This is a predicted structure of a 179-nucleotide RNA (Lysine riboswitch aptamer) from Halalkalibacillus sediminis. The model forms 98% of the base pairs in the Rfam consensus. The RNAcentral record of the sequence draws on Rfam. Lineage of the source: Bacteria > Bacillati > Bacillota > Bacilli > Halalkalibacillus.
RNA sequence: AGUAAGGGUAGAGGUGCGGAAACCAUUAGUAUUUAUGUGUAGGAGUAAUGAGAUCCGGGUAAGCAUAAAGAAAGGGGAAUUCGCCGAAGUGAAUAGAGACUCAUCUCUUGAAGCUGGUUCUGACAUUGAAUAAAUGCAGGGCUGUCAUAUAGGAAACUAUAUGGAGGGCUAUCUGGUUU
Repeated sequence: AGUAAGGGUAGAGGUGCGGAAACCAUUAGUAUUUAUGUGUAGGAGUAAUGAGAUCCGGGUAAGCAUAAAGAAAGGGGAAUUCGCCGAAGUGAAUAGAGACUCAUCUCUUGAAGCUGGUUCUGACAUUGAAUAAAUGCAGGGCUGUCAUAUAGGAAACUAUAUGGAGGGCUAUCUGGUUU
């Protein structure tokens, strides 16, 4: 001075990512409670469904109608704020929770695997009360980055096209080793 793999540190992408959150709408005039009427053998509690156990019910339950009162959880938006740039998301292998038990189911957790980011469309799927929202899938747009090709340029670089994936990219240090 050069350099393959590897390792450390610092960075970039943009409507960038994630957490908390006053407040707001929805849930819902629903659940539930009370009164009156009706009704007549079953009914109840869980976010929800089924079974069991338990409890309530002719001292008239449940259901239905009318009137009065009237929530919450989960899901969403969000002033602001905190942590960040595999940020993070997904992921039913695992573990835990859901006011009696079991199964389903839901929520949390989350291994392997998958995803560069974002946005729009979809009477496609799942969750959901939902026409909200999220995730997945399909198609389109924008964008960061690297490689290759072409064009321009003295160069730096720029433009276009195609392709790759974050296990990527940029800078720097280290580094066996070679001269």